Annotation
A computed fold for a 74-nucleotide RNA from Infirmifilum uzonense, annotated as transfer RNA. The RNAcentral record of the sequence draws on ENA.
RNA sequence: GGGCCCGUGGCGUAGCAUGGAAGCGUGGCGGCCUGCGGAGCCGUAGGUCCCGGGUUCGAGUCCCGGCGGGCCCG
Numbered sequence: 001g002g003g004c005c006c007g008u009g010g011c012g013u014a015g016c017a018u019g020g021a022a023g024c025g026u027g028g029c030g031g032c033c034u035g036c037g038g039a040g041c042c043g044u045a046g047g048u049c050c051c052g053g054g055u056u057c058g059a060g061u062c063c064c065g066g067c068g069g070g071c072c073c074g
Base pairs, nucleotide, nucleotide: 001073002072003071004070005069006068007067010026011025012024013023020057028044029043030042031041032040050066051065052064053063054062
């Protein structure tokens, strides 16, 4: 230098083909339960969906340009 893949709450991830209310696990907080709770049950908060631009009535999703990471080629 070239090719491919990835980037979504603190952490790990689904959603992307076929655009239409961002979900799950774990963790945090509160409550219940309990001899105690770090187990179990219930509730709750937390997200510029890496950044900028474009298309569209509408973008996490499509297009373009960047940034970061991984693998391969030279």

Its Rfam family is "tRNA". Rfam links the family to the GO term triplet codon-amino acid adaptor activity. RNAcentral records the identical sequence in 2 taxa. Its mean pLDDT, the model's own confidence on a scale to 100, is 81.